[in-house]
RNA sequence: AGUUUGAUCCUGGCUCAGAACGAACGCUGGCGGCAGGCCUAACACAUGCAAGUCGAGCGAGACCUUCGGGUCUAGCGGCGGACGGGUGAGUAACGCGUGGGAACGUGCCCUUUUCUACGGAAUAGCCUCGGGAAACUGAGCGUAAUACCGUAUACGCCCUUUGGGGGAAAGAUUUAUCGGAAAAGGAUCGGCCCGCGUUGGAUUAGGUAGUUGGUGGGGUAAUGGCCUACCAAGCCUACGAUCCAUAGCUGGUUUGAGAGGAUGAUCAGCCACACUGGGACUGAGACACGGCCCAGACUCCUACGGGAGGCAGCAGUGGGGAAUCUUAGACAAUGGGGGCAACCCUGAUCUAGCCAUGCCGCGUGAGUGAUGAAGGCCUUAGGGUUGUAAAGCUCUUUCAGCUGGGAAGAUAAUGACGGUACCAGCAGAAGAAGCCCCGGCUAACUCCGUGCCAGCAGCCGCGGUAAUACGGAGGGGGCUAGCGUUGUUCGGAAUUACUGGGCGUAAAGCGCACGUAGGCGGACCAGAAAGUUGGGGGUGAAAUCCCGGGGCUCAACCUCGGAACUGCCUUCAAAACUAUUGGUCUGGAGUUCGAGAGAGGUGAGUGGAAUUCCGAGUGUAGAGGUGAAAUUCGUAGAUAUUCGGAGGAACACCAGUGGCGAAGGCGGCUCACUGGCUCGAUACUGACGCUGAGGUGCGAAAGCGUGGGGAGCAAACAGGAUUAGAUACCCUGGUAGUCCACGCCGUAAACGAUGAAUGCCAGUCGUCGGGUUGCAUGCAAUUCGGUGACACACCUAACGGAUUAAGCAUUCCGCCUGGGGAGUACGGUCGCAAGAUUAAAACUCAAAGGAAUUGACGGGGGCCCGCACAAGCGGUGGAGCAUGUGGUUUAAUUCGAAGCAACGCGCAGAACCUUACCAACCCUUGACAUCCCAGGACAUCCCCAGAGAUGGGGCUUCCACUUCGGUGGCCUGGAGACAGGUGCUGCACGGCUGUCGUCAGCUCGUGUCGUGAGAUGUUCGGUUAAGUCCGGCAACGAGCGCAACCCACGUCCCCAGUUGCCAGCAUUCAGUUGGGCACUCUGUGGAAACUGCCGGUGAUAAACCGGAGGAAGGUGGGGACGACGUCAAAUCAUCAUGCCCCUUAUGGGCUGGGCUACACACGUGCUACAAUGGACGGCACAACGAGUUGCGAGGGCGCGAGCCUUAGCGAAUCUUUCAAAGCCGUUCUCAGUCCGGAUUGUUCUCUGCAACUCGAGAGCAUGAAGACGGAAUCGCUAGUAAUCGCGGAUCAGAAUGUCGCGGUGAAUACGUUCCCGGGUCUUGUACACACCGCCCGUCACACCACGAGAGUUCGUAACACCCGAAGCCGGUGGAGCAACCUUUCAUUAGGAGCUAACC
Repeated sequence: AGUUUGAUCCUGGCUCAGAACGAACGCUGGCGGCAGGCCUAACACAUGCAAGUCGAGCGAGACCUUCGGGUCUAGCGGCGGACGGGUGAGUAACGCGUGGGAACGUGCCCUUUUCUACGGAAUAGCCUCGGGAAACUGAGCGUAAUACCGUAUACGCCCUUUGGGGGAAAGAUUUAUCGGAAAAGGAUCGGCCCGCGUUGGAUUAGGUAGUUGGUGGGGUAAUGGCCUACCAAGCCUACGAUCCAUAGCUGGUUUGAGAGGAUGAUCAGCCACACUGGGACUGAGACACGGCCCAGACUCCUACGGGAGGCAGCAGUGGGGAAUCUUAGACAAUGGGGGCAACCCUGAUCUAGCCAUGCCGCGUGAGUGAUGAAGGCCUUAGGGUUGUAAAGCUCUUUCAGCUGGGAAGAUAAUGACGGUACCAGCAGAAGAAGCCCCGGCUAACUCCGUGCCAGCAGCCGCGGUAAUACGGAGGGGGCUAGCGUUGUUCGGAAUUACUGGGCGUAAAGCGCACGUAGGCGGACCAGAAAGUUGGGGGUGAAAUCCCGGGGCUCAACCUCGGAACUGCCUUCAAAACUAUUGGUCUGGAGUUCGAGAGAGGUGAGUGGAAUUCCGAGUGUAGAGGUGAAAUUCGUAGAUAUUCGGAGGAACACCAGUGGCGAAGGCGGCUCACUGGCUCGAUACUGACGCUGAGGUGCGAAAGCGUGGGGAGCAAACAGGAUUAGAUACCCUGGUAGUCCACGCCGUAAACGAUGAAUGCCAGUCGUCGGGUUGCAUGCAAUUCGGUGACACACCUAACGGAUUAAGCAUUCCGCCUGGGGAGUACGGUCGCAAGAUUAAAACUCAAAGGAAUUGACGGGGGCCCGCACAAGCGGUGGAGCAUGUGGUUUAAUUCGAAGCAACGCGCAGAACCUUACCAACCCUUGACAUCCCAGGACAUCCCCAGAGAUGGGGCUUCCACUUCGGUGGCCUGGAGACAGGUGCUGCACGGCUGUCGUCAGCUCGUGUCGUGAGAUGUUCGGUUAAGUCCGGCAACGAGCGCAACCCACGUCCCCAGUUGCCAGCAUUCAGUUGGGCACUCUGUGGAAACUGCCGGUGAUAAACCGGAGGAAGGUGGGGACGACGUCAAAUCAUCAUGCCCCUUAUGGGCUGGGCUACACACGUGCUACAAUGGACGGCACAACGAGUUGCGAGGGCGCGAGCCUUAGCGAAUCUUUCAAAGCCGUUCUCAGUCCGGAUUGUUCUCUGCAACUCGAGAGCAUGAAGACGGAAUCGCUAGUAAUCGCGGAUCAGAAUGUCGCGGUGAAUACGUUCCCGGGUCUUGUACACACCGCCCGUCACACCACGAGAGUUCGUAACACCCGAAGCCGGUGGAGCAACCUUUCAUUAGGAGCUAACC
C1' cells in the first nucleotide's frame, strides 16, 4: 500500500513493494578480474595418487668405478605416521563461549650444570630344509648395531621408618661437529576443576543406591566415587530435576533505525567422528582416518582348507537428488616430515581446467543525417507513431582476432603458472542483446483473435461478442550479460509489543473469598557497601564490519594503521535511590470503650389468608375451559353456598434504582446462638501492610445417592384442539422433581459482560445509616460511611464512562493474539453417573468481528392522504356476436408488446397492394445513391409467348444552355468501388414513451456539529391540496418540483359588422330585400376574485368556520404542464446508430397463398334478456366538424341498399343535415312473446383490375342462445355516473374500436377500524441484487483431511534374568624332560598356557 462495507471509523488476519542466498528451473549468452562449487545417502566404492625419510646407527647383497670411491636396495635400528587434510553422525554436555583456578605432564626447541666408564648375551636380514592356492609361516647353522641387558659412578633426582635404599648413558667421523644420559629452569602444547551464558515440550513432577558425604585403601601424569571396603542418609527439583524431541559450538553471516530475529557454507578457533560396536598396545603425545585385536554387516579372492578390504584425504564411479566440477600441472613459492647436508616425500599448498553460481569492470560503436524514405501498427482517412531510428556521408578501434617484443613473483641458483600479465604494430563497424512486465497495488496502451471456452492469477480478481487482466501484434516501461520463476530467511509486522500492544460491547477479568511461596511496600537517624555510578588494570585471537591511507589502469579484490568488539574479571572511590543491619516514630493496619442500622447466618417454636381433599347441611342442572371448542366433572347430586376437620407449601399489603452479605443469595412473627459493618471518643501496639502462582473453603438452578414428605405447581407421558403436518404454542389430566435431613456435583448471560488495593482530579440533584451546629417541631448548614441520576475536564473506534471511572499514576494476580475445525480429539486429574477441568493438530477460508451512518424492509408504533374502504349508482364474470391474446394447427398462419404499467396494444382501418411470412418462377453493380467509360433519347403506341415479372418483334427517336470548345439533364450498355437487409444484439446506444405520480418531494452553497460515512437546514408546534404558509430552532439562503404565468369555458365592457343578427321602420312564402349593428353571434383587446370586507375560533400568526356583496368564493370547473430518480421497463419493425452477420442472397422482382385457420382458455367491447319496454303515426329542440378524384341540394326511378341527372359550394353564404332520447296519440299484456336478434337460404346494391379463400350494405324468408348471470371483480363524488343520438381521422370499399360533440340528467359519502397504494416521524435489523432479502439442518452423489476401529507389525527406551569374543587387571603358573636369565646355592622379577571377576 491492497483487501471485510452501499459508504464510514475501528479491531483483525491475509497479501505485496526491500534486502540476502553454497541455490535450482525457464529463456538468452561477447570478454576479463576476484571469489565459490554434494545443503540430499556419516550410501556403496573400480583405478591412480595422498607419509615418509635417514648409508653421517648396523651388518648384508647387487651394480658402476678413474680403484680413491660411488649408486641402489630388502632387513635391524632412529625419528615421523597423535601434524597436515576430510566430515558433522553423535553430543543439550564444563561440549562450546567468556572469565578465573590448582593438584599435573610436556618429544623436537632455548638456557644452565654434570656425565658420556667397563662389559655381556641375543636376533632379523642372508644361507639350508620344509608347510600353504594365496595371505603368510615353521625348523636349523652362523651374524651387526646409536637394538637389548648387566656392572661401576651420582652435583643434583626419587623413596624413606631419616638409619638407609634405588636409579644413567651410544656412538658416528677424524676437521670440526653432530649425537647420548641425568637434573633444574624457560617456552610451547596438552590434561583437570569452577562462576556465568547456551533449543523446545509440564498432555514429562518427582528423580537418584556409587546415588550424596566421610574414613581407609587402590588407581592416574594429576584432583576427584575415578574404583573398592566400611560408616552416615543424604543429594537434585517449580529459579523446572528427571524424561522426550531437536541440534556440533563460536568468531561471524544476513536482516533490522535500533532492540531483536533467523542462521553457523567458504575463512578462522574449539569439539567430536573415521564401515558399525568394543578393546587395549606402542609412544612425549592416541585408546590412533590411510596402525593392531575381537565381534557384526557388506564387498572381493579362493585349489573351499582359508584369506583380503574400509575415499567423512585429492581426482573419479555408481546411487540418491531440483542440484554442485578435472581420474590435470608443479613442488617454482609458502609451510610440513626425515636428513649434517645434498636431497627425498608432500592431492597440505601454489596453479591451470569446467560452471554467468555470485560480486565487480568493459564492450556490442561515435558524429552528422527530414523527401520525417520504405515497411509495420493505429486512424476521426486529415494524419499519427516506430523515428535521427535506418539508409547515406564523415570518423574511431576499447574488447575479441593476427604479428612482434615481453616481465615482477627469486636477496646467488631454481618459474608449474606461461610466451601469461603488459607493450607495440595491422585490418575492418567489422565478431558481440536479451529477458520480464504494461487492470490496481506498480513505471508502462492500443488493435486483432477468443467468447465463463481456451486460459491468467502474489492479493483483490479478469474471461458469458466491443477483454488496456487470456493468446498474438504494434507501441511503451524496467533491468541488462543477464532477466524472470520457485524455495528459504529477516523486514515491512507496534501481527508476542524490553524498547513498543491490549482485556465494558471487537479475542481477552478466574463465579467469589481466605491464604502459602513469590513480587511490591509509610516517616526519621545511623552502620556496612550487594545492586548502582565514576576512575584505573587485565582480557575481549586473527580475519570480518567501520574510518583514514596504500597496491592491482578503476572497481570487486588485496594490504597497512586506527577505532570498535556495547562483554567478563579485578582494584580504588562515592553513598542519592533500592536491598541489608541496628535504633526511633504514628499518619497505613489493628486493639479498647460508648452508641447505631440491617430480608447477614444457624437452630427451635408459632400465626393468619389462600389452594386442594374429607365429613355434614342448603340446593338443582349444569359446571369448567377457550379466539371458538372439545377432552374433563356432574342426577351415584357437580358448580355455587354454609359449618367443621386434615395436610403440605409459600409468606399479600408494608416494598422503595430501600437494607444486609465476599459472591451465590437473603422477606410473616418470637426466642436462643452467632459473623460482619458504620459513627463518636480517648488510650494502646508500632508497618504488624497490599496482592497472591499452586492450595483450601463457599458456590443459583438442574441433576445424582439414602431415608422421609407430597397441598399446589409441573419436565416426561396421555387425551382434546389448532394445523398441510403440529412430536409445539392453547385446554383437560399427570409422574419424577419442587419441600426436609445427610452426602455428592462445581457449573450459569455465576453480568456492572468492568480483578483486588492505594493516592490524586469541577459540580448539581435524590436516597439510606450515624454525628455536630443553628434554643427548639420543622427546616437549613456541615461532616463521615453506603446507594442512584445528570453533567465538566479527561478518556474512548464509537456507543458511552466520568470521585462507585472505562480519567491521571503505582503495586500484584489472571487472561488474549484471524475465522472455522473446537472448548472438540487423545492423554492426565476429579466424579456413583451425568459430566467437569486441563487442552491440541491435520484440513479449510480471506475474511470473521465491534460501533456508528444512509436506505430498504417489519403479520413494529404515531400522524396524514387517495373512488382505498365504507355509503350509493351502473357494469364485467353467465348468453350470442365483434375484437385482441394464449394455445393448437399450418408450407406460412410475419414480427413485437407480458402483473399493475401486454391482451379494440404497434394496426387513424391485411381482398391485390400494404407485407416484413410461405410456395413456385425470375434478376445479380442490382428496385435506390455517387464516381468512370461508351452509346443514345427515354417515353408513348401496336403485335406475339407467359400466371406475371419478363422475353421477342414493330413504329418513332435526344432535350436545355452555350463564349460553339463544351457543360448540364435523362435513358441504355459495360467494369469495379459499392448498393441493399423489417437480418442479430433495446443487456452497446441516441431519440421518444410507459410507470411509481400531479405523489410532495429531490437537492445545493456557505456556516455549524461529527475522526469519518454523514447530520443540521428538510426535524418540532400549528396549518394546507401542497417542503402551502406561520411560529420556534445553528442555521442562513438558494435551485428543481407545488402554486402562478399558458389554452379554452362561465359574467361584463371596447372596437369591428359579412356570408352572422333583426328591436324599431319598410318589404317578402322565406332576414328574401332596403335599412340598421341595439341584441345574439363571431374575431380582437380589456375588466373581474384578492380570504379584499364583516363576525367568530386560533397565539394578536398562518389559517379555518360562517356571512355579505357578486356572473363566479376560497386552487371557480376542465386541460396542457410530470422534480431527483426507480424498473439493465418498452421500442435496432417509426427514425438514427456502434459491433457482428448475408452478398447469384438473409438483397431485388412477380403470381398465388397466408396474417381471416379452430377441440379450447382469457381480456376488452357491442346487442340483449324486455312494459321506465317493443311497434306504428304525428310534433319539437343541438353542438363539434368535414367537403373539388369532394360534399352533393332539387327532380326522377327503385319496397330498399342505391341508381340517373347536376343547381350550389374550395364554403359563418352551398352541401352533409330529417338529430335521437323526448312530447302527443294508437297497439301489444308477461309469453322465449309483436322480447331478442345469432345463424342459414335466396335475390340484390355499392366500391374496386379483382369480393372464392376474405368486404360492407339492402329486400324476402329463417328465428339460435338468452328470462339479469357462481366464486370473484371494475368504473364513478356533478353537469359527474347513467342514458341518447351526431361528427371526424384513417379510408377505393370495409367500426360494436378510437378521437371529439352536444341532448336528458341522478343517488350517496356516518366515517378512517379494516383491504390496497402513497407521504412523514420514530423504532428493530445478522437485509444493501435491499424480505421475491438473508439463512439453518437433514438427506442424495463425488472428493479431501483428521479421528475411532476387531486386530496385526515394527522401532526405541527402562527393568529382571541368561550367555559372553577380544582385552586390561587379579589369581595360578604344580610334576617330568628340554630351553632362557641369574647364581656357589637359595631368592627376586617377568612369563606362554589355564582360570575367577568385569565387559